[in-house]
RNA sequence: GGGUGGUUAGCUCAGCGGUAGAGCAUUCGGCUUACAUCCGAAAGGUCGAAGGUUCAAUCCCUUCACCACCCACCA
Numbered sequence: 001g002g003g004u005g006g007u008u009a010g011c012u013c014a015g016c017g018g019u020a021g022a023g024c025a026u027u028c029g030g031c032u033u034a035c036a037u038c039c040g041a042a043a044g045g046u047c048g049a050a051g052g053u054u055c056a057a058u059c060c061c062u063u064c065a066c067c068a069c070c071c072a073c074c075a
Base pairs, nucleotide, nucleotide: 001071002070003069004068005067006066007065010024011023012022013021018055026042027041028040029039030038048064049063050062051061052060
């Protein structure tokens, strides 16, 4: 330098045009003498950044940033 995949809640990940979700973690309540387990609930997101297409974008297109892998080049 070329190519592929990825970036969504504190963590691991779904969702792939029409209201952003799960598990774990956190907080509160229930249960218990108490703790754990278990049950219920709550809170937590400018969906990596900017622009474009669209009535409408996490999703499609372009550029950029970062991460992983492959190839090439140099040595």
The prediction has a mean pLDDT of 82.
The RNA shown here (transfer RNA) has 75 nucleotides and comes from candidate division WWE3 bacterium RIFCSPLOWO2_01_FULL_53_14.
Lineage of the source: Bacteria > Bacteria candidate phyla > candidate division WWE3.
Rfam family: tRNA.